[in-house]
Background:
Glycine riboswitch aptamer from Serpentinicella alkaliphila, 90 nucleotides, folded computationally.

This record gives sequence, structure tokens and C1' cells, in this order.
RNA sequence: ACGAGCCUCUGGAGAGACUCAAAAGAGCACCGAAGGGGAAAGCCUGAAACAUCAGGUGAAACUCUCAGGUAAAAGGACAGGGGAUUUUUC
Repeated sequence: ACGAGCCUCUGGAGAGACUCAAAAGAGCACCGAAGGGGAAAGCCUGAAACAUCAGGUGAAACUCUCAGGUAAAAGGACAGGGGAUUUUUC
């Protein structure tokens, strides 16, 4: 000096303040930005006589909606500032 995670500050979207129920809870509708699952063409590598097969990449803010969420608060991918630490390289 670069990178990664951690702490902290700031910004940060979507979707019923739904229905039933005394409550616990249940039901229907909906959202996509914690986490999780899925995934094409193309490209790369290997195998194979060909056809083709296997792996990687593509890959995510796409997609699913398991989880989560649907007033405010909280949470929140991501972005920026600060701090301490650590790895690697110099």
C1' cells in the first nucleotide's frame, strides 16, 4: 500500500395498520434487498474415432419464495465515511 471480515456513523426499496380469534394461533392475498435453493446460450478445461460426455465459468440486483417481510419502530442487499485488528504482497 492492496484485499477480506469485524465494530461504528450516514443513506437505503417493495408489499393487507387484511380477515377470523379473548388469547395462543389460523386463513387468504401480496413483496423481493437478511439467509437459503435453482439456472440457459456462450466461453474455458479434460475425456472421446465421431456423436457426445464430465467439470468450471456464466451467476446476479435473474428466478423460486423454504426462511424473512407487508403503518411506525426494528430489520434491510447495497453504497459512502471513520475505527481497531488480521492475512497476503512489497
The RNAcentral record of the sequence draws on Rfam. The model forms 85% of the base pairs in the Rfam consensus. The coordinates come from a structure-prediction model, not an experiment, and the mean pLDDT is 78.